A computed fold for an 844-nucleotide part of an RNA from Chrysophyceae sp., annotated as large-subunit ribosomal RNA, domain II. The source organism's lineage runs through Eukaryota, Sar, Stramenopiles, Ochrophyta and Chrysophyceae. It matches the Rfam family "Eukaryotic large subunit ribosomal RNA". Its family is annotated with structural constituent of ribosome and ribosome in the Gene Ontology.
[in-house]
Context: one part of a larger RNA
RNA sequence: GAGCGACUCAAACGAAAUGCUUCUUAACAUCCCGUCUUGAAACACGGACCAAGGAGUCUCACAAGUGUGCGAGUGUUUGGAGUUCACCUCCCAACGCCCAAUUAACGUGAAGGCUACUUUUGUAGCUUAGGUAUGAUCUUACGAGCAAUAUCGACCGACCAUUUCCCUCCGAGGUUAAGGUUUGAGUGUGAGCAUACUUGUGGGGACCCGAAAGAUGGUGAACUAUGCCUGAGCAGGACGAAGCCAGGGGAAACUCUGGUGGAGGUCCGCAGCGAUUCUAACGUGCAAAUUGAUCGUCGGACUUGGGUAUAGGGGCGAAAGACUAAUCGAACCAUCUAGUAGCUGGUUCCUUCCGAAAUUUCCCUCAGGAUAGCUGCAACCGAACAGGUAUAUCAGGUAAAGCGAAUGAUUAGAGGCCUCGGGGACGGAAUGUCCUCGACCUAUUCUCAAACUUUAAAUGGGUAUGAACUCGGGGUUGCUUAAUUGAACCCUGCAGUCGACUGACUGGUUGCUAGUGGGCCAAUCAGGGUAAGCUUGAUUGGCGAUGCGGGAUGAACCGAACGUGGAGUUAAAGUGCCAAAGUAUCCGCUAACCUAGAUCCCACAAAAGGUGUUGGUUCAUUAUGACAGCAGGACGGUGGUCAUGGAAGUCGAAAACCGCUAAGGAGUGUGUAACAACUCACCUGCCGAAUGAACUAGCCCUGAAAAUGGAUGGCGCUUAAGCGGAUCACUUAUACUCCACCAACAGAGCAAAUGCGAUGCUUUGUUGAGUAGGAAGGCGUGGGGGUUGCGACAAAUCCUGUGGCGUGAGCCGGGGUGAAGCGGCCUCUAGUGCAGAUCUUGGU
Numbered sequence: 001g002a003g004c005g006a007c008u009c010a011a012a013c014g015a016a017a018u019g020c021u022u023c024u025u026a027a028c029a030u031c032c033c034g035u036c037u038u039g040a041a042a043c044a045c046g047g048a049c050c051a052a053g054g055a056g057u058c059u060c061a062c063a064a065g066u067g068u069g070c071g072a073g074u075g076u077u078u079g080g081a082g083u084u085c086a087c088c089u090c091c092c093a094a095c096g097c098c099c100a101a102u103u104a105a106c107g108u109g110a111a112g113g114c115u116a117c118u119u120u121u122g123u124a125g126c127u128u129a130g131g132u133a134u135g136a137u138c139u140u141a142c143g144a145g146c147a148a149u150a151u152c153g154a155c156c157g158a159c160c161a162u163u164u165c166c167c168u169c170c171g172a173g174g175u176u177a178a179g180g181u182u183u184g185a186g187u188g189u190g191a192g193c194a195u196a197c198u199u200g201u202g203g204g205g206a207c208c209c210g211a212a213a214g215a216u217g218g219u220g221a222a223c224u225a226u227g228c229c230u231g232a233g234c235a236g237g238a239c240g241a242a243g244c245c246a247g248g249g250g251a252a253a254c255u256c257u258g259g260u261g262g263a264g265g266u267c268c269g270c271a272g273c274g275a276u277u278c279u280a281a282c283g284u285g286c287a288a289a290u291u292g293a294u295c296g297u298c299g300g301a302c303u304u305g306g307g308u309a310u311a312g313g314g315g316c317g318a319a320a321g322a323c324u325a326a327u328c329g330a331a332c333c334a335u336c337u338a339g340u341a342g343c344u345g346g347u348u349c350c351u352u353c354c355g356a357a358a359u360u361u362c363c364c365u366c367a368g369g370a371u372a373g374c375u376g377c378a379a380c381c382g383a384a385c386a387g388g389u390a391u392a393u394c395a396g397g398u399a400a401a402g403c404g405a406a407u408g409a410u411u412a413g414a415g416g417c418c419u420c421g422g423g424g425a426c427g428g429a430a431u432g433u434c435c436u437c438g439a440c441c442u443a444u445u446c447u448c449a450a451a452c453u454u455u456a457a458a459u460g461g462g463u464a465u466g467a468a469c470u471c472g473g474g475g476u477u478g479c480u481u482a483a484u485u486g487a488a489c490c491c492u493g494c495a496g497u498c499g500a501c502u503g504a505c506u507g508g509u510u511g512c513u514a515g516u517g518g519g520c521c522a523a524u525c526a527g528g529g530u531a532a533g534c535u536u537g538a539u540u541g542g543c544g545a546u547g548c549g550g551g552a553u554g555a556a557c558c559g560a561a562c563g564u565g566g567a568g569u570u571a572a573a574g575u576g577c578c579a580a581a582g583u584a585u586c587c588g589c590u591a592a593c594c595u596a597g598a599u600c601c602c603a604c605a606a607a608a609g610g611u612g613u614u615g616g617u618u619c620a621u622u623a624u625g626a627c628a629g630c631a632g633g634a635c636g637g638u639g640g641u642c643a644u645g646g647a648a649g650u651c652g653a654a655a656a657c658c659g660c661u662a663a664g665g666a667g668u669g670u671g672u673a674a675c676a677a678c679u680c681a682c683c684u685g686c687c688g689a690a691u692g693a694a695c696u697a698g699c700c701c702u703g704a705a706a707a708u709g710g711a712u713g714g715c716g717c718u719u720a721a722g723c724g725g726a727u728c729a730c731u732u733a734u735a736c737u738c739c740a741c742c743a744a745c746a747g748a749g750c751a752a753a754u755g756c757g758a759u760g761c762u763u764u765g766u767u768g769a770g771u772a773g774g775a776a777g778g779c780g781u782g783g784g785g786g787u788u789g790c791g792a793c794a795a796a797u798c799c800u801g802u803g804g805c806g807u808g809a810g811c812c813g814g815g816g817u818g819a820a821g822c823g824g825c826c827u828c829u830a831g832u833g834c835a836g837a838u839c840u841u842g843g844u
Stems, first nucleotide, its partner, number of pairs: 032047004048844006056347001058204013073097003079091004101108002111128007130152005137144002154187002156184003159180002162177001165174002207346002210343001214336006225310009234300001236268003239264001243260007272297003277293002280291002312328001314324002349778006359372001361370003373516002376512006385503002388501002390465005400455001401453002407449003412444001414442003419439008467497001469496002471493007479486001519543010548559003563741007573731003576715003582728001584727006597717001608702003612699010629686005635659003641653002665680001669678002742768009779833001781830010798816003802813004
């Protein structure tokens, strides 16, 4: 250089799939959202469904940040002028803040040096704005050195203690000089003022809804409470007061009998008024108190119409806190009032980055605040690092240990005798002797301590491991020294070499700042408690705020923290089936009818037992023949002594010998009134090899009883699919490794030619969880301004099993409907986004 292939882009053509959308079915996974909460699927509360409405706003002040204008100033209101109470332009003064502080105040009031003059306080002229360390930046690379920080010095005011001169009646005052380890929101060649936006705080209704209360002024006695005035109403019957009449009795007083009479908060009972019981009916009723039967009262403190009086901290009340217009332990209406609520509920679009606290101190503080801490954002400086290890060094008094060391507690003997106390013997007595019990002394011994300790860890904590260093030379000083000796500070050097390991995008300072201030769990240590899913502290890690794999189930346990997709490998846990992977291999154990057992937290079981079985330890017996089995002997002194009514091995007491033996107890039991008889210990024969006892620990069993039927997760499993040990293989998490893509952060490179773009392009590496909360960038809605467009050849709206773009909020096409308005971009502005509020209204 050519050709071919792959890839990418564009166009045309073609097909309709491994594309897109929707529906149905199956398998697998999946508890209902919101909320308060340590913790919600909760037998905690709100929530049938749909549409529309619905909650951090405006203003003033302050603080911080950023932008803009002017700048030792700055700002405009009022006012004035330009034809003018429009807009716009111009202007003066006053005023606000700033340009000077300090002091209680009177008051005083911000650098030094040199020269000349002057009696002095001083006057005039010139000059410069302090030193050191770090230091952006500049440089001729020598050096110069902004801001800022640290430190030393100077000046002003206040304060403290001194000093010179002057004046004056001693005080007091003025003035001057040199000081201070005192003090100021000061000075040291100024930085502010105004305005816009953002965030935060405070005052305002102050994010929205919500009280129980409080105050002011009125309206009500048509219901009902009570008084007064004036009217109306109340069958029938019973009992039979006073008074009266007649007759009888009596001397009389008077009395008896029979009538008459018709009193009464008298009786039965209708109307009326009331309301006891059925706890009847009704109970979306006839009725926001009724109906039926039953019941109380019914000539009176009776019932009732009309009028009138009493009014809200007031009335009225035969008193129930009853009644005062279906309202009463203080009526109703309007207003203060959008009352206040540390309390309940709700609080509306998206993505990306970071990311808490439930602790300190104080509070009439414990349902709340302030304060510090933890968080975010912004700015500036720029190599400054560390929750690590090592080495060196320092502090400590916990664990342990110790008590024949101190303090305190404490057991036991032994020895001792000076002294002290009690008792006793001898003795008339003794400060006599002896015995004894203690105290005491000595050497030992046992056991202990949060408030004991000689000794004394582990872990943990502090510091150091260098340039702000080391070394040399010189200087200043009122300190220090006998002393240019030292100390501190300053100047200086072609001086020295960068001083343990490991790790890192992770350094420092300042400003503003939200939320939090109910916590809970595990392991270890500690306090209380018999204990607790109890209570309190400390350290670390978690949950809260967090998903994923495992533990059947589950806030916290085990593993492991998360962008999207793919491939591979593991963790914890598993591999009979449910259910991915071993009916894997090897060695033991276990038989469990009240049918065993089966994996951290964890969902329990103990003391005590077992001749169930399997191991172990220590003793003992055994070929000199054990153990077990069968068989033989088991005697004599002696009927031992005592006691007894009796007791001869065997009711009881003491004692427990001798002989013969292979061996045989002054007797292990049965038995007798007492004997007898039998038996055992003990010895021997047969037999021929192991046997007995105590203890220990594996599995198993007993111990082990509860109310619906039930749970190794279920089925089931027995040389296991159980328990213990060992070895391979396999299964799978969002963990690890690799690849691709997205985003964030950090680093590196690129101004040459051509459209735009440095807010860009190319490239390397690391990271990606998140409640409260913060920040950044976007989407959408109404309206104003600018600019540019669409529309009767069909705008908006609405519908759509329709196509595409974007992580998303959303956006753009197609089709249908519809018939007149509607968009894009830039900018300003806001009554700007709903699922919840027992939300409001309407509909179903």